[in-house]
Context: one part of a larger RNA
RNA sequence: CUGGGCGUAAAGAGUUGCGUAGGUGGACAAGUAAGCGAAUAGUGAAAUUUGACGGCUCAACCGUACAAACUAUUAUUCGAACUGCUUGUCUCGAGAAUGGUAGAGGUAAUUGGAAUUUCUUGUGUAGGAGUGAAAUCCGUAGAUAUAAGAAGGAACACCAAUGGCGUAGGCAGAUUACUGGACCAUUUCUGACACUGAGGCACGAAAGCGUGGGGAGCGAACCGGAUUAGAUACCCGGGUAGUCCACGCCGUAAACUAUGGAUACUAGCUGUUGGAGGUAUCGACCCCUUCAGUAGCGAAGCUAACGCGUUAAGUAUCCCGCCUGUGGAGUACGGUCGCAAGACUAAAACAU
Numbered sequence: 001c002u003g004g005g006c007g008u009a010a011a012g013a014g015u016u017g018c019g020u021a022g023g024u025g026g027a028c029a030a031g032u033a034a035g036c037g038a039a040u041a042g043u044g045a046a047a048u049u050u051g052a053c054g055g056c057u058c059a060a061c062c063g064u065a066c067a068a069a070c071u072a073u074u075a076u077u078c079g080a081a082c083u084g085c086u087u088g089u090c091u092c093g094a095g096a097a098u099g100g101u102a103g104a105g106g107u108a109a110u111u112g113g114a115a116u117u118u119c120u121u122g123u124g125u126a127g128g129a130g131u132g133a134a135a136u137c138c139g140u141a142g143a144u145a146u147a148a149g150a151a152g153g154a155a156c157a158c159c160a161a162u163g164g165c166g167u168a169g170g171c172a173g174a175u176u177a178c179u180g181g182a183c184c185a186u187u188u189c190u191g192a193c194a195c196u197g198a199g200g201c202a203c204g205a206a207a208g209c210g211u212g213g214g215g216a217g218c219g220a221a222c223c224g225g226a227u228u229a230g231a232u233a234c235c236c237g238g239g240u241a242g243u244c245c246a247c248g249c250c251g252u253a254a255a256c257u258a259u260g261g262a263u264a265c266u267a268g269c270u271g272u273u274g275g276a277g278g279u280a281u282c283g284a285c286c287c288c289u290u291c292a293g294u295a296g297c298g299a300a301g302c303u304a305a306c307g308c309g310u311u312a313a314g315u316a317u318c319c320c321g322c323c324u325g326u327g328g329a330g331u332a333c334g335g336u337c338g339c340a341a342g343a344c345u346a347a348a349a350c351a352u
Stems, first nucleotide, its partner, number of pairs: 004323003007306002012320001014203002017201002022196003026090007034083002036079008049068003052064004093193001094190003097186005105179007112156001117151007127138002164171002208249006217243002222238004260319006268297011301308002325352003334345004
């Protein structure tokens, strides 16, 4: 290289958005002849290879003005199914338009109630808190409890669902403003404008970092109390960073459906979400059909099995990424990025 693979054995990049180069690409007609096919001609040195004949006693080996081959390449002529290219046309892919629909999609601002904590005041008196049991801790300087008021921060009970939205990360009190996408119906318009996508740009939980705020609760580190042989833990009392906000970094996760994207095809059944049409009705519910999602089973098929099964891990095509025994090692060295932490790229010796 050919090949075999990637749910769980090694292997799908965190994610797609934008998408460059590249690869691949719908229907019809005409042309062209680069790929493709045929014929003819030239070249395809010698050695080598195959056949024939011959020489060493045979063979290996060697020889021959012998024959073939060297699957190649060049030129000319012809062909036109397929691929390419050119021209013209089309509408089913893709997009646009018009009319509707649902939604925790995003950003910003405003605002609400419950609860925790703290503070002030009143009532009230000896305990409270905590645990397996205790103790540290709080309390006669009046706690806990209870009532009223105030402050401040963070999160949004019920609704709530196998529910919805988003490319992924993720998104949930309410209202307003701005804004992205999706779905359905019509079939009005453009006319292949498509798919994938090495590099590249952008986004990317939590933790962490920088500057400035904020700080109620929780709470790494830390300090006590217990437990224990010990207890640098599990349990208890405190508690700093952090958690929150703004701006800027970091760029990683069991970033998981451990399942890359796109298109087409291949039995069904049941729920549920959002539309549309029909039936029915005064109207709605019900019922039927259909499109798009989201779940549970399951025929064929696939799979080592588990299982997957129209949301495929089935049957095929196109494009990208990745794997090649285990340890060494996602490490060293080098490079790029980063304030740092570190991230990305990425071996070998050696052992087995």
Description
This is a predicted structure of a 352-nucleotide part of an RNA (small-subunit ribosomal RNA, central domain) from an uncultured bacterium. The coordinates come from a structure-prediction model, not an experiment, and the mean pLDDT is 82. It matches the Rfam family "Bacterial small subunit ribosomal RNA". Its family is annotated with structural constituent of ribosome and ribosome in the Gene Ontology. RNAcentral holds the full RNA, with entries from ENA and SILVA.